[in-house]
Molecule: transfer RNA
Organism: Clostridia bacterium
RNA sequence: GGACACUUAGCUCAGCUGGUAGAGCAUCCGCUUGACGUGCGGAAGGUCGGGGGUUCGAGCCCCUCAGUGUCCA
Numbered sequence: 001g002g003a004c005a006c007u008u009a010g011c012u013c014a015g016c017u018g019g020u021a022g023a024g025c026a027u028c029c030g031c032u033u034g035a036c037g038u039g040c041g042g043a044a045g046g047u048c049g050g051g052g053g054u055u056c057g058a059g060c061c062c063c064u065c066a067g068u069g070u071c072c073a
Base pairs, nucleotide, nucleotide: 001072002071003070004069005068006067007066010025011024012023013022019056027043028042029041030040031039049065050064051063052062053061
């Protein structure tokens, strides 16, 4: 330099055919315990990598930039 894949919560990852974003773990609170842990219930946590475009509407489609990984040279 070229090709491909990926970028969504603190971490690991879902998210169908475009219709207003979720799970597990972690954190916090409550119940349970003498206490801790386990278990059960709940809560908080997101400019969906940045910017632009299409659309009534974009995590999803298009363009561009950045980052990470694999392969080729």